[in-house]
Context: one part of a larger RNA
This record gives sequence, C1' cells and structure tokens, in this order.
RNA sequence: GAACGAACGCUGGCGGCGCGUUUUAAGCAUGCAAGUCGAACGGUAAGGCCCUUCGGGGUACACGAGUGGCGAACGGGUGAGUAACACGUGGGUGACCUGCCCAGAGGUUGGGGAUAGCCUGUGGAAACACAGGGUAAUACCGAAUAAGCUUAUGCACUAUGGUGCGAUAAGGAAAGGGGCUUCGGCCUCGCCUUUGGAUGGGCCCGCGUCUGAUUAGUUAGUUGGUGGGGUAACGGCCUACCAAGACCGCGAUCAGUAGCCGGCCUGAGAGGGUGUCCGGCCACACUGGGACUGAGAUACGGCCCAGACUCCUACGGGGGGCAGCAGUCUAGAGGCUUCGGCAAUGGACGAAAGUCUGACCGAGCGACGCCGCGUGCGGGAUGAAGGCAGGAAUGUUGUAAAGCCCUUUUCUAGCUGAGGAAUAAGGAUGGGAGGUAAUGCCCGUCUGAUGACGUUAAGCUAGGAAUAAGCCCCGGCUAAUUACGUGCCAGCAGCCGCGGUAAUACGUAGGGAGCGAGCGUUGUUC
Repeated sequence: GAACGAACGCUGGCGGCGCGUUUUAAGCAUGCAAGUCGAACGGUAAGGCCCUUCGGGGUACACGAGUGGCGAACGGGUGAGUAACACGUGGGUGACCUGCCCAGAGGUUGGGGAUAGCCUGUGGAAACACAGGGUAAUACCGAAUAAGCUUAUGCACUAUGGUGCGAUAAGGAAAGGGGCUUCGGCCUCGCCUUUGGAUGGGCCCGCGUCUGAUUAGUUAGUUGGUGGGGUAACGGCCUACCAAGACCGCGAUCAGUAGCCGGCCUGAGAGGGUGUCCGGCCACACUGGGACUGAGAUACGGCCCAGACUCCUACGGGGGGCAGCAGUCUAGAGGCUUCGGCAAUGGACGAAAGUCUGACCGAGCGACGCCGCGUGCGGGAUGAAGGCAGGAAUGUUGUAAAGCCCUUUUCUAGCUGAGGAAUAAGGAUGGGAGGUAAUGCCCGUCUGAUGACGUUAAGCUAGGAAUAAGCCCCGGCUAAUUACGUGCCAGCAGCCGCGGUAAUACGUAGGGAGCGAGCGUUGUUC
C1' cells in the first nucleotide's frame, strides 16, 4: 500500500447491488418447511343441491378417513468426522445398474383367494391395540402364450463374462381407466416383455494434495493361490484349505491439524495466504449400531435397538430430535423478521383445471462492503462583530458570514403511471395425418383471467435553502504550528523517542493538513 463474512470508538442524509452466528455439530417453546391423484378402488364423514312421513333418502357439485399409484433418495441445511481414490485431473469397466424421458419391435388371454375402510364387540388415562362378520381394485396369487430375453450345452472368431451362428434343452409377463360410437369398433392415458439412446450413478487405475523422526519399524484376513459363497458388478468383500508373504528412509506405522476444488486475496511475476457468498464433489442429520422398502437410501422432517437429555401420565405406560425458514436460550467483541406471495422461475402429483412448495421471488433490519448522489449556486469589503495572535500598529479566521439574486437534485404534499405477463393455461374456430365417425393428436387464426413486491420504477405539479458533516492528524518518517496550562507529574507512543518551568511531541484553544457519510483503532493475510 492492498484486502476482510470483521469487531470497537466518535459521527451519520438518500439510493442501487451484494453480504450478514467465523464461537456452542450446545439445548430448543411455537408456527410453517412434502405432498398429490376420484380419469386405479370400495365408498360417503362434513358441506352444497333435491326430496322428506323429520327417522331419513337421493345426487356426485364435492370429498374426510381408508386401500392403491407416483413422489417423499430431489430441493433446503451444516462442516462434526475424513490425510482418504475424499477431492482435482486423466483414463478403464471384455466387471456393472439406471424409475420418469426419447426412438424401435412385440404383447395386453383367462381365472382365484384375501384384506383395509365399514358394521358389531372388547381392552387402555393416553399412545394405540385385539376379536368376529363382510367388501373392491391398476393391491395380491396361480394358469395360458414367448423371442432377437435369461441359463446351460455346441460350433466359429478372440481380448476373461465379448461377437456371430440359432442348433438343442429349460425358464420367466401383463391392468386396466377415460372419451366417443352407426355397438362392429376407434382414439387416448396406462400396463408387460425386449433392443438402442439419453440422463444419473456404482466400481477400478496413473498422477497430484498440510505438519512432526523428540513417531522406525508396521501387518494374521495380514500378502497371494485354489474351491465355495455373496453382489448390479470386479475384488479377502466373506468363508474353508494351502503357501509365507505384503508395506517401509522416494518416510510405512503412529500422532497432530484439516472437508476438497472452480475460485478469492495479495504480488511485476514466481510465489505466499485462503476456501465466507455463488457453482461442482464428498460427509453428516441428538450419540452409537442395524437393516427394511425401493430404480435409487443404509434414508435430516421413515423404521428397529441401545444411550444421554427432555416432555406427558390415571405410575400400568407413552412422546420428541431446527446442522430446513423464522424465532428462543446459552456462549461471545460480534451477525437480522416468529414478515408477504406462489405473480415469475423451478420442483412433486394430476389427462387437465389445479393443489402443495420457508426452494424461490420479494419486502423488513444492520454504513457490514462496493458503487452513485446530496448537504446548494452566483455575487458580496464598512475586509462587520466575535475569537485567536501581537507591546502596539496590525495580522488572521475571511468572501467566510450577514444582507442581495438564483436554482430545487434531494425533501414534503398531490396527481399520473410502465415493465417484470409469456408463442402461457383455458375457450372458440379453420386446416392436416390416421380413422366409418366422434373424442383425442399436429399446425394456424381469434379471444383470453392472472402482480406478492406496490402508495413500484419513472414522469408531472406545488412549496421552500429549505431536511442533511463529521472524523483523524499537525517532532521526523509524513501533508500540516502558534498561545496558554502542566512541570520526568498528568500523560503520549507504529519506530526513533517526547515530558524534570518558555514542550511545534502531554491537555485545551485559535489556525492549518488529510479523508469525507464516513473517519480512526484493533485483529488477520500478502
């Protein structure tokens, strides 16, 4: 000199864009943060509408609870652990998986038994549980069909599990819903098998990635082989047997510290420091362990076990997990609202309308940072008064002020008012491919609701200099000095050093220098 997720002191007008618990991965009251589908299903708790003999019944406008499907593995948080194939980079997978999506091929036949909801009853304070009866499905289970799929065998090629031949044997599927109909069917959303793609992931390898030798030896599933098991898949991943290996001074092992990177800061560069925000990867979800479901988890707002803590209890027993968004307490020098909205973008579900979304979009608070603007302009010498200096003359503050002229950024009040809103959804209509037709699909035309922000931005009108300046320094480094007070005291100080009676170095005042809504100090890095 530059920088900061900063803090402290004094001061403080506005706007834009960013950022905001670096400590306690300590504990948490309350609310919200993951649902959706009636076009899978039996149905009808509440509401609407209709009828009613007032008991109720109907409808399906709609839909609680339930079965079922998809999602809940994303999105959001944190950095504890981890020195490791964790990350970065470059390869490999002839050793693998991949829901939804895209393209292609084929299929969707015919049966069965349950169960929740519901009804009846029982236990319990609750959480919840049990028994009996009975019901549906795109829930569940057989059967049929079966190749280019799987397994085994055979032949050929060669790179081990690859490719080709298709020769033989064995094996394995499915679910229906909606619309229209001239009742023949058609369209559409699904479902099953399979091939390829896309996307996402698993695994393996080379190289690189902090400190300590006052850590020198480490290792028994350890290193390798064979057989077997297991996995989507290779592998001591696991197991039985066999061999005795494997790593290490190019630092093993142990210990300490630490999430890694793109980047960011600094620097002429080389390098040094750093990993907050944003983006990629990893790890974690009260602590430890475990699996289930599933295409995908060993699952933050799922399950089971143990532990600590905490809450309820009728003492028999139960409930909980903010490192999601707000908020609270504690710790601390120190970091925000228990806000608005799904209008936009994105996500889940749905045919759609739509529902949900503390993701997100916005507003609020904080000079925490960067950037921009303002606090007026002109003119004004009796060089006013006052202050300060000087013995005085006078000098200085100083065109500074006042009084005079002007302007209105900003401010206050009022009025007007974009853009973020779309090739949107939906509706109407014309055409096209296919189809008997209709619905649906594709292309076009017309119409077309919807804004949290928001009293938006911006513009116009009116008013009036009106609403707005401080901080630090003045011995040298280093731009800027006089007086008084003090008297090695009180104090200053980044270094050198000032202060013991004329202190340009302490304190105050006048003056001056610097920066300016900031200025200084402290901390840290280069």
Overview:
A computed fold for a 526-nucleotide part of an RNA from an uncultured prokaryote, annotated as small-subunit ribosomal RNA, 5' domain. The full RNA is in RNAcentral, with records from ENA. Model confidence (mean pLDDT): 84 of 100.